[in-house]
Molecule: transfer RNA
Organism: Candidatus Microgenomates bacterium
Order: sequence, then structure tokens, then C1' cells
RNA sequence: GCCAGUGUAGCUCAGUUGGUUAGAGCGCGGGAAUCAUAACCCCGAGGUCGGCGGUUCAAACCCGCCCGCUGGCA
Repeated sequence: GCCAGUGUAGCUCAGUUGGUUAGAGCGCGGGAAUCAUAACCCCGAGGUCGGCGGUUCAAACCCGCCCGCUGGCA
């Protein structure tokens, strides 16, 4: 340099024939329980879905460009 994949919560990820509130587990905070701690149980906070632009009534999802990461080829 070329090709492919990938980027969503602090971490690991789900979510696409475009649609009504963007989610799970872990972690974090609070509570309950216990003589006490942990586990289990209940509640909660945390996201401009990598950036910009475009298409559309409507975009995490489709299109273009850019950036990061992974793999392959040279």
C1' cells in the first nucleotide's frame, strides 16, 4: 500500500427486512438478609451506539469519507 472484519455502559458482548422506552452479564452505589462477612435477593446510577456528512417521515442498523483496533496479502 491492497483486501476482509470490527468499533454500542468502566469491562465482555447482544440488538439490522430501518420504527414505538437502547439492553444483558460482570463491575460500581444503595437496601434487605446475617451475630458478622461473602454468596443469593431487591433497587439504582452509568450511553450524544468511534467522528463528520448523506438518504429517509424515521438511522445503532443503509450509503460516502475519515480515525482506531484485529487478521490476511504484498